[in-house]
Model confidence (mean pLDDT): 82 of 100. Predicted 3D model of a 592-nucleotide part of an RNA (large-subunit ribosomal RNA, domain I) from Sinomonas cellulolyticus. Rfam family: Bacterial large subunit ribosomal RNA. The RNAcentral record of the full RNA draws on ENA.
Context: one part of a larger RNA
C1' cells in the first nucleotide's frame, strides 16, 4: 500500500409526512377613481427588529348585531401595566379619522420633496397654529365684449356625484409583420394571427328583412349540433373553405323623419276695408293674410304597401274647465278627473337570499404499551359510518357532518300586495285625391378591401375618387345581364335572453405533485443576488406526545465534550425522523 470485516466520520439519497401548489366542476360576483383610485413612502405598541394591522382618533374610535370567558396579533418568550358577566377581546354590518406621493390636480419637482396666493379660526399678534380653497378639457347658465354697425370670435365668473387614471381574460373598432408551410420560392400560406392603439360593459358586438327560398314555404338577432371537410375557391399547388335545410339553447318587439296641422320667432310680399279671423246664423275686430326658414306640440310609422288630405257609412268611455275674436249649436286642440293596459320605472311593505351565527344522537370494561385512536368483551347511535384533530386504526372524545333553527344594519332577487311616475284614451268598411313614404343617397365608371369565390361570366356586402336616379304606374334582390315570376321595402334610432371569459368571494373534486416534485415562490420571494437599464432571478421545510430544550458536577480560555437528569427513544440534544452512496478514518485478518 490492496482486499476483506466491523465501528465511526462526513454527506444528504430513499422512505414516510404536508402548512403549498396544479386542475377541474358548480354557486356568486363582474369593476374602481376628483367623496382623490390600483400601487406606494414614512409613521404608528411602554420596550431594537421584521411581518401583519391600523394612520397624527395611527393592532386602534363610534353605534347596530353576533357571541360567552378569557383577553391586550405573529416571530417569541419576559419585565412592566391594563382590560373584562355594567359581557372584554374575538367575528358581521353601517360609520368616523385616513400623515405623504401617486390621475395628482395652487405653482415648482430628482415620487413620497420644497415654495405661494386668498377665506375663515384660535391665541402667546407672528417668518405663528390650525381648517378650507385654487390645474386642465367638456357640457350648461351668465356677465362683459373685439377687428366691424348687429354680431360673434375672446375673457371672466358660477354650476355638474361630468372627463382625467388603474383594471386577468373576455368585447368591438383603428393600423399590422415575420419565423413557417409550399420538401427552393415570388401569387398564395402562416394570418387579419402576434404585436401596437383607441374604446366600453358586466358582458361586448349583432338586431326585427331592400332576408332566405324557389313554384312549395319560411319569418329579427345569438348561440351550439348537423349538413361536411360537401358545394366552392386555389402557382386547380401547399392549401382554405361556405351556405340553403334540419336538430335543439333562447324568445320581444319598439322609437323617430316625412305629407297634414297648431302655437312661437325671424325674412319677404301684399292691402286700405279688400284679404283674413274652424263651419252656420249674428255681431264685431282690423294686417292677424299669403310664401318661406327655424323651434316646438298634434299626426304618423306601413309591404295581405302603408299614411296624409277630401267624402261617407259602422262601431265605440265619459265629465269638467281652457283655447280657438265674441254669443248659441257642432268641430278640433290642451290641461285635469275618471275609465283602461299591467307594459315600464322608482319607493314602501311581504317572501327569498348573501355578509356574523345557534342547535345537533350513541361508550364502558379489561389487556398490551411512553401513550389506546388496538386486541378481547359487553352496549349504543344513525335523516349523522364525509373529513379533520385528539401521546397508536375513533359512526359513539373534540371540531364537525346528516337534519333543523336564526337577522339589527347593508347589499341583491322578486310570475306577491300597496302607492307613485310614465304611456294609451278611439277602432274598422266604403269611394275620391295622388300630397309623403330617409339625397350628393342609390345606381354606374375608375381604383381597392370582404365574402368559400386568388378579376374569374362575379352577382351581394364595405371604403376612396368622380358622375349621379325615381316615390308605389316607384325601388332593390333572387350570382353578369335581360324577360316572366318571386321575395323584400335600403340611404334614421333602440332593445333583455339564449352567448364568452374569470383578476375576484364560496363551496366541491381529483388513476395530479409532494420538497431536484407542484407556481418562480410550501419558509418574511418577485426577496438576496446580478444588470446603467429594458430585464433576469434563486437557494432554503420537518427534534418531541409535550420543551419535559440537559439543574448540578468535571475537564477546556473557548468550541465542544465526560457524568448526571429529563424523555418510550438523546446515535430524538435545537448543526436534531428516517439517514443509502460517493469520500475519510480506526480496529482486527489476510496478501505484497
Nucleotide at each position: 500500500g490492496g482486499c476483506g470485516c466491523a465501528c465511526g466520520g462526513u454527506g444528504g439519497a430513499u422512505g414516510c409526512c404536508u402548512u403549498g401548489g396544479c386542475a377541474u366542476c358548480g354557486g356568486g360576483a363582474g369593476c374602481c377613481g376628483a367623496u382623490g383610485a390600483a400601487g406606494g413612502a414614512c409613521g404608528u405598541g411602554g420596550g431594537a427588529a421584521u411581518c401583519u394591522g391600523c394612520g397624527a382618533u395611527a393592532a386602534g374610535c363610534c353605534u347596530g348585531g353576533g357571541g360567552g370567558a378569557g383577553u391586550c396579533g405573529a416571530u417569541a418568550a419576559c419585565c412592566g401595566g391594563a382590560c373584562u358577566g355594567u359581557g372584554a377581546u374575538c367575528c358581521c354590518a353601517g360609520g368616523g379619522u385616513g400623515u405623504c406621493c401617486g390621475a395628482a390636480u395652487g405653482g415648482g419637482g430628482g415620487a413620497a420633496c420644497c415654495c405661494c396666493g386668498c377665506c375663515g379660526c384660535a391665541c402667546u399678534u407672528g417668518a405663528u397654529g390650525c381648517g378650507g380653497u385654487g390645474a386642465c378639457c367638456c357640457g350648461c347658465c351668465g356677465u362683459u365684449g373685439a377687428a366691424c354697425g348687429c354680431a360673434u370670435a375672446g375673457a371672466c365668473g358660477g354650476u355638474g356625484u361630468g372627463g382625467g387614471g388603474g383594471g386577468a381574460a373576455c368585447g368591438c373598432g383603428g393600423g399590422g409583420a415575420a419565423g413557417u408551410g409550399a420538401a427552393a420560392c415570388a401569387u398564395c400560406u402562416c394570418a387579419g394571427u402576434a404585436c401596437c392603439c383607441g374604446c366600453a360593459g358586466g358582458a361586448a358586438g349583432a338586431g326585427a328583412a331592400a332576408a332566405c327560398a324557389a313554384g312549395a314555404g319560411u319569418g329579427a338577432u345569438u348561440c351550439c349540433g348537423u349538413c361536411a371537410g360537401u358545394a366552392g375557391u386555389g402557382g386547380c399547388g401547399a392549401g382554405c373553405g361556405a351556405a340553403c335545410g334540419c336538430g335543439g339553447a333562447u324568445g320581444a318587439g319598439g322609437c323617430c323623419a316625412a305629407a297634414c296641422u297648431g302655437u312661437g320667432c325671424g325674412c319677404g310680399u301684399g292691402u286700405g276695408a279688400u284679404a283674413c279671423c274652424c263651419g252656420g246664423c249674428a255681431g264685431g275686430g282690423g294686417u292677424u293674410g299669403c310664401g318661406c326658414g327655424c323651434a316646438u306640440g298634434g299626426g304618423g310609422u306601413u309591404g295581405u304597401g302603408g299614411g296624409g288630405c277630401c267624402u261617407u257609412c259602422c262601431u265605440u268611455u265619459c265629465g269638467a274647465c281652457u283655447g280657438u275674436c265674441u254669443g248659441c249649436c257642432g268641430g278640433c286642440g290642451g290641461u285635469c278627473g275618471g275609465g283602461g293596459g299591467u307594459g315600464u320605472u322608482g319607493c314602501g311593505g311581504g317572501g327569498g337570499u348573501g355578509u356574523a351565527g345557534g342547535c345537533g344522537a350513541a361508550c364502558g370494561g379489561u389487556c398490551u404499551u411512553g401513550a389506546a385512536c388496538g386486541g378481547c368483551c359487553g352496549g349504543c347511535c344513525g335523516g349523522a359510518g364525509a373529513g379533520g384533530g385528539u401521546g397508536u386504526g375513533a359512526g359513539u372524545c373534540c371540531c364537525g357532518u346528516a337534519g333543523c333553527c336564526g337577522g339589527a344594519a347593508c347589499g341583491c332577487c322578486u310570475g306577491c300586495c300597496g302607492c307613485a311616475g310614465c304611456c294609451c284614451u278611439g277602432g274598422g268598411g266604403g269611394g275620391g285625391u295622388g300630397c309623403c313614404c330617409g339625397a350628393g343617397u342609390a345606381g354606374c365608371a375608375c381604383g381597392g378591401g370582404g365574402c368559400c369565390c386568388g378579376a374569374g361570366g362575379a352577382a351581394u356586402c364595405c371604403c376612396g375618387u368622380g358622375u349621379g336616379a325615381a316615390u308605389c304606374u316607384g325601388u332593390c334582390a333572387g350570382g353578369a345581364c335581360c324577360a316572366c315570376c318571386u321575395g323584400a321595402u335600403a340611404a334614421g334610432c333602440c332593445u333583455g335572453a339564449a352567448u364568452a371569459c374569470u383578476a375576484c368571494c364560496c363551496g366541491a373534486u381529483g388513476a395530479c405533485c409532494g420538497a431536484u416534485a407542484g407556481c418562480g415562490g410550501a419558509c418574511c420571494a418577485g426577496u438576496a443576488c446580478c444588470g446603467u437599464g429594458a430585464g433576469g432571478g434563486a437557494a432554503a421545510g420537518g427534534u418531541g406526545a409535550a420543551a419535559a430544550g440537559u439543574a448540578c458536577c468535571c475537564c477546556g480560555g473557548g468550541a465542544g465534550g465526560g457524568g448526571a437528569g429529563u424523555g418510550a427513544a438523546a446515535c430524538a440534544g435545537u448543526a436534531c425522523c428516517u439517514g443509502a452512496a460517493a469520500c475519510c478514518g480506526u480496529g482486527c485478518g489476510c496478501c505484497u